[in-house]
RNA sequence: GCUCUUAUAGUUCAACGGAUAGAACAGAAGUUUCCGGAACUUCAGAUGUGGGUUCGAUUCCCGCUGGGGGCA
Numbered sequence: 001g002c003u004c005u006u007a008u009a010g011u012u013c014a015a016c017g018g019a020u021a022g023a024a025c026a027g028a029a030g031u032u033u034c035c036g037g038a039a040c041u042u043c044a045g046a047u048g049u050g051g052g053u054u055c056g057a058u059u060c061c062c063g064c065u066g067g068g069g070g071c072a
Base pairs, nucleotide, nucleotide: 001071002070003069004068005067006066007065010025011024012023013022018055027043028042029041030040031039048064049063050062051061052060
């Protein structure tokens, strides 16, 4: 330099182009307990960035940025 692939909560992962973007663990509060742990209830928390297509984009297309693989 060329090419393929990937980017979603703090972490690990879901989500035919259409639902309020969902779950587990982690976090906070509460119940319980002498205190903690466990259990149960509740709460908060995310689509890398800029464009395009579309009535509608996490999803499709293009550029950029970061990660991984291959070729040179």